[in-house]
RNA sequence: CGGAGAGUUUGAUCCUGGCUCAGGACGAACGCUGGCGGCGUGCUUAACACAUGCAAGUCGAGCGGUAAGGCCCUUUCGGGGGUACACGAGUGGCGAACGGGUGAGUAACACGUGGGUAACCUACCCUUGACUGGGGGACAACCGGAGGAAACUCCGGCUAAUACCGCAUAAUGUGCAGCCUCAUGAGGGGCGGUACCAAAGAUAGCUUCGGCUUUCGGUCAGGGAUGGGCCCGCGGAGGAUUAGUUUGUUGGUGGGGUAACGGCCUACCAAGACUGCGAUCCUUAGCUGGUCUGAGAGGACGAUCAGCCACACUGGAACUGAGACACGGUCCAGACUCCUACGGGAGGCAGCAGUGGGGAAUCUUGCGCAAUGGGCGAAAGCCUGACGCAGCAACGCCGCGUGAGGGAAGACGGCCUUAGGGUUGUAAACCUCUUUCAGUAGGGACGAAGCUUCCAGGGUUAAUAGCCCUGUGGAGUGACGGUACCUACAGAAGAAGCCCCGGCUAACUACGUGCCAGCAGCCGCGGUAAUACGUAGGGGGCAAGCGUUGUCCGGAAUCAUUGGGCGUAAAGCGCGUGUAGGCGGCUGAGUAAGUCUGCUCUGAAAGCCCGGGGCUCAACCCCGGGAGGCGGGUGGAUACUGCUCAGCUCGAGUCCGGAAGAGGAGUGUGGAAUUCCUGGUGUAGCGGGGAAAUGCGCAGAUAUCAGGAGGAACACCAAUGGCGAAGGCAGCACUCUGGGACGGUACUGACGCUGAGACGCGAAAGCGUGGGGAGCAAACAGGAUUAGAUACCCUGGUAGUCCACGCCGUAAACGAUGGUCACUAGGUGUGGGGGGUGUCGACUCCCUCCGUGCCGGAGCUAACGCAUUAAGUGACCCGCCUGGGGAGUACGGCCGCAAGGCUAAAACUCAAAGGAAUUGACGGGGGCCCGCACAAGCGGCGGAGCAUGUGGAUUAAUUCGAUGCAACGCGAAGAACCUUACCUGGGCUUGACAUGCUGGUUAAAGCGGGUGAAAGCCCGUGUCCGUAAGGGGCCAGCACAGGUGCUGCAUGGCUGUCGUCAGCUCGUGCCGUGAGGUGUUGGCUUAAGUGCCGCAACGAGCGCAACCCCUGCUCUUAGUUGCCAGCGGGUAAAGCCGGGGACUCUAAGAGGACUGCCGGGGACAACUCGGAGGAAGGUGGGGAUGACGUCAAGUCAGCAUGGCCCUUAUGUCCAGGGCUGCACGCAUGCUACAUUGCGCGCUACAAAGGGCUGCGAUCCCGCAAGGGGGAGCGAAUCCCAAAAAAGCGUGCCUGGUUCGGAUUGGGGUCUGCAACUCGACCCCAUGAAGGCGGAGUCGCUAGUAAUCGCAGAUCAGCAACGCUGCGGUGAAUACGUUCCCGGGCCUUGUACACACCGCCCGUCACACCACGAAAGUCGGCAACACCCGAAGCCGGUGGCCCAACCCUUGGGAGGGAGCCGUCGAAGGUGGGGUUGGCGAUUGGGGUGAAGUCGUAACAAGGUAGCCGUACCGGAAGGUGCGGCUGGAUCACCUCCUUU
Repeated sequence: CGGAGAGUUUGAUCCUGGCUCAGGACGAACGCUGGCGGCGUGCUUAACACAUGCAAGUCGAGCGGUAAGGCCCUUUCGGGGGUACACGAGUGGCGAACGGGUGAGUAACACGUGGGUAACCUACCCUUGACUGGGGGACAACCGGAGGAAACUCCGGCUAAUACCGCAUAAUGUGCAGCCUCAUGAGGGGCGGUACCAAAGAUAGCUUCGGCUUUCGGUCAGGGAUGGGCCCGCGGAGGAUUAGUUUGUUGGUGGGGUAACGGCCUACCAAGACUGCGAUCCUUAGCUGGUCUGAGAGGACGAUCAGCCACACUGGAACUGAGACACGGUCCAGACUCCUACGGGAGGCAGCAGUGGGGAAUCUUGCGCAAUGGGCGAAAGCCUGACGCAGCAACGCCGCGUGAGGGAAGACGGCCUUAGGGUUGUAAACCUCUUUCAGUAGGGACGAAGCUUCCAGGGUUAAUAGCCCUGUGGAGUGACGGUACCUACAGAAGAAGCCCCGGCUAACUACGUGCCAGCAGCCGCGGUAAUACGUAGGGGGCAAGCGUUGUCCGGAAUCAUUGGGCGUAAAGCGCGUGUAGGCGGCUGAGUAAGUCUGCUCUGAAAGCCCGGGGCUCAACCCCGGGAGGCGGGUGGAUACUGCUCAGCUCGAGUCCGGAAGAGGAGUGUGGAAUUCCUGGUGUAGCGGGGAAAUGCGCAGAUAUCAGGAGGAACACCAAUGGCGAAGGCAGCACUCUGGGACGGUACUGACGCUGAGACGCGAAAGCGUGGGGAGCAAACAGGAUUAGAUACCCUGGUAGUCCACGCCGUAAACGAUGGUCACUAGGUGUGGGGGGUGUCGACUCCCUCCGUGCCGGAGCUAACGCAUUAAGUGACCCGCCUGGGGAGUACGGCCGCAAGGCUAAAACUCAAAGGAAUUGACGGGGGCCCGCACAAGCGGCGGAGCAUGUGGAUUAAUUCGAUGCAACGCGAAGAACCUUACCUGGGCUUGACAUGCUGGUUAAAGCGGGUGAAAGCCCGUGUCCGUAAGGGGCCAGCACAGGUGCUGCAUGGCUGUCGUCAGCUCGUGCCGUGAGGUGUUGGCUUAAGUGCCGCAACGAGCGCAACCCCUGCUCUUAGUUGCCAGCGGGUAAAGCCGGGGACUCUAAGAGGACUGCCGGGGACAACUCGGAGGAAGGUGGGGAUGACGUCAAGUCAGCAUGGCCCUUAUGUCCAGGGCUGCACGCAUGCUACAUUGCGCGCUACAAAGGGCUGCGAUCCCGCAAGGGGGAGCGAAUCCCAAAAAAGCGUGCCUGGUUCGGAUUGGGGUCUGCAACUCGACCCCAUGAAGGCGGAGUCGCUAGUAAUCGCAGAUCAGCAACGCUGCGGUGAAUACGUUCCCGGGCCUUGUACACACCGCCCGUCACACCACGAAAGUCGGCAACACCCGAAGCCGGUGGCCCAACCCUUGGGAGGGAGCCGUCGAAGGUGGGGUUGGCGAUUGGGGUGAAGUCGUAACAAGGUAGCCGUACCGGAAGGUGCGGCUGGAUCACCUCCUUU
């Protein structure tokens, strides 16, 4: 015995903080579903209106009586009489004030709790004492009459009583005075005196008819019990945007009234009473036991049951009575409904049923008095919609069932599938068994203890009346109900749904859909593969229910007493003085209020907890015990707090002393500077700025000298300094004045701290009045800037800034840190005071108190940080916060001259808004460093013509893709057909192509013919292999093929790019709550995260480098097709031949270069500079090689591939066309514009490649392209092949030319089936633009740029001027890193994280929503003044009326009606208060996908930002003044840290 958390702000993290969820509960409702029983519960809304029936009567044993019925008698009958079995109406008594309903009102002594009543009442009941005598007069009923529609009423006459009235008697009763006693008190008790006040009989039995007795009544008085009245303490709602309220009000005296105290009422007197501990006012509300929730403390609620209160159509009033101001009584007024003969009447379901209405929503017009309880009665009994039961409703709680066991070929079907299988699933079928519940049949209660009556016995009594008691005595008495329960029968037979399955949260797949339809509690799902929508299969949860909605508590420590906070997240008042209040030093005494404790009373029952018991269990019910208060009484304790008293000095204050200070106020006074004025000198500019202009100046400026005027501010000292409560305070002097520190320790003796209200002070701006005005300067004007520039900059310039007096009262009024006290390591500056050491004195050094800084430990903190000047540890007091926006706004109030200030919401809306720190990214931040990045150079592009690509427009189609760098001579290293994917037209349909199956056929191909543009179609011919199974072919059919159709945002693979940039990470350790950091930062160095050194890091991986290839040197080996020095042969010539391996070369290998050596620098390191040697030197040159990753980069059309789509077509075949079309824009190239050139002639020197449907020599033809021809060569052998520029010679001579070659005409060649659209080349002719190219822009740092040619792939040919390679000739320049671009590292700021192509502000326009204002308008509520004034109580009253008593017949006592008066509800009038609805129009606010204008803020956001204020402006905003750092950057100063 008791406490669980999760989702959601971010790229990630920690914190703050809100929103949301999981739980429980319900008088519920709604959706789907629904077998049985038990026990409960059932108008939460219209205290809305009600038809009908019932809900309070009873007593004949109070009375007169007899309408009706029974019985008896009689009978002319619609008759009469009797009886009292009984009883309508009446009279009388008791009851009707209970029981039952409802929650409107009520914030109150209404309720709860505890008390008081010495200030009271109490019918019926119990108990005690006493009595019950004797008379009188009426009124109903009834009879007669009258009115009225009715309700009902009136008049006359008779009558009874337990009805009414005198009289008698009476005290312990009541009134009055006295005495005694008790008591706080007006009072209580007792004693005796005086006066006054009662009554009713009925019944039964007996009777000597006189009466007696019984029982029940009646009267007075005492006590009890029960029930109430009144009073008091304490307790429980909200609002201060309600701060003052009150005139019977507060008290007193007299009087009245009541059961009773009282201002309850009245007259008079006094002027009080309540209130910040919240009066008054407004709003809301019946209160409680309890109920729900919660660990608890609490929070919310107040159905059923129980106690109290209030109400009964609305408002008012009294009567009766023990009790009412009376739910089913009366009167009046009002509203409403009904009846009516219109004259008048009747009514009150918030009793039980029931109806209408309202509503999401709540039942039968049932049975019975058998039980329990109530009223009456002597009783029987009657009445009882209280109650007991039944009915309806899954509304709730509880229980039961819908079957149990076996059963795998794991059936069928469904769903999924990787096609194998999996799953539904032992589930079903099938076998065996059971029968609760429901059904049928039979039996069948408890509840009746008792009560009534009869009988018997006993007691009381005179009694066999009556009454009481007893009895296994007899009889009677049950609505529920033939129900519970028991038994039997039959058969698995009749009985399962709902919600959910993205995370929270348990449960997954398929299809459909395609930001649609929809879901959603929060986060969020859906834009073609959705576990999130819909459906299905499967699964999870609960189950006669399951979900949803609403509400409450919980979670929420998210109002925090338990149990929170306020430097930066929301939150310290701008500062002080101080009232109430709260808190308070040391010692002692008293007290015992707080506090602790014993006993006691109370805290109703039910409920709750524990134990036990009863229904088969449970729910439910019963019994016993316990718990429960901030309650009352009483006894005790005295540590602490309080109170009272006495003391103390350390808190606080006073006093004395010398010193410090921009503390405050006032009055004087000084110099420098600016400006202005006057005069002198002097001449053309001055001024201003990024550059300018406006402006000033020849009427003499600026500059300069002298003199003068005036205002404002006080350089240096000066600070990191001082003073002040804060704001704030600065030349000097004087006067007045506040405060503090230090030292001394004489005095007071807790005098203290804080401080709601209150009061005072309070920068700048601003306001009023009057001065003053030099400079500066909002507004304003002009000039610039700009797209604009209501700005930044410039030239001017007014308020203002200054003074006096008065307002305002706000600031980033900040240390964003309230005040006081105490405690808790240090170090180091600095201001003030004191002491010590020391000295002649001073400096120095040491200690100490106060102030003011920095650093730092513990501790604290979300972190940043704070850290004896706390944000640490404690105590006390005040202020403030509770998600963001709306909003510090509206309304109201207070203040102000105004501007405005203070106080201060809500609707609505969002799922966040925030703080600190982290990693990135970014910056018109900083530092360091690279790169043909700039610069320095050389050559281009951009202008021309043409080529190619692309955009665009066009088209039947101009197929598709690529789109900044990183698309655009890109895919395409070859579009006339083909290619080809596009268009038009013509065809085919198992297909142009693959595989399998079934059936058929034995052919098919080929050849020939017809048609046709071809494809195709048609006809003819043709007839395979074979082991005879079959194979192959074809035809038909079925599976399927096919798709360059879509999705590169479903993918693989490949590629581009940052970038050949030097980076990107990991393990372990360490640091941090964590993201993360460290390592990887730092110093030096490098091309490099290259290396060295240092270091809480130590290592490692992917990158770098190296290893590989080419090239540069040497060597070795080898020597054909290559080479030829020497030897020989040979030619016109030629390595042509013999031969040779020397050389070149070829191609295999080796060596070489490593900062190795020397010197300088450097930490003696890494490394760097220079040098030597060397072919080559610090990576020798070039290539290949591309880290983690980024761009949803590119590609579904290269290929592959998921999904989707087409299937006589989106497939396939064919012909023709198109991809080449052109007014244009762009990109990349080529050729040029010429003389460093061009033309012609002559003459050299390469490398690397290619070649058999190929390269093709010599030779011949053609001007040429080319043709003929064919040697050689599958190639170090032959061929392509001529290299070109260069060189030599010559022509041209600056002319659109002997430059340039476009365009066009003509003629050809070649390829090819075919050159029309649409090939290349050749020849002749034609000769265009173009004279070196605007803004801008590209490449390149050496064998590079530039320039020159050669080859190759693709390829029939070619649009190639492209691309990929090869070699020839062969430069210039780099001071340097300020700037542009890109990148790397460190650091800084950030509101960015889709990461600056980011974020984001305000106006305007549109739509919707809620709110404020508003001429007014319509209501509600409460109050006030006046008018009217019902009923009724009270008071008065001339006349009138009256049975009881008195005297006497006429009066009296007394009473009544009527009338009058006070009070008095409703109503009326009036002016106000308060609150709400609507409201033309208007104001801002919120929300909305992509609207308009600008760019204010975030990086120094491009003018640092922000706060207050003022002015101005389309808007963000700008500017002035003062303030803040929550400003980046650089420099300087100071302080600190380390050494």
Small-subunit ribosomal RNA from an Actinomycetota bacterium, 1539 nucleotides, folded computationally. The RNAcentral record of the sequence draws on ENA and SILVA. The prediction has a mean pLDDT of 85. Its Rfam family is "Bacterial small subunit ribosomal RNA".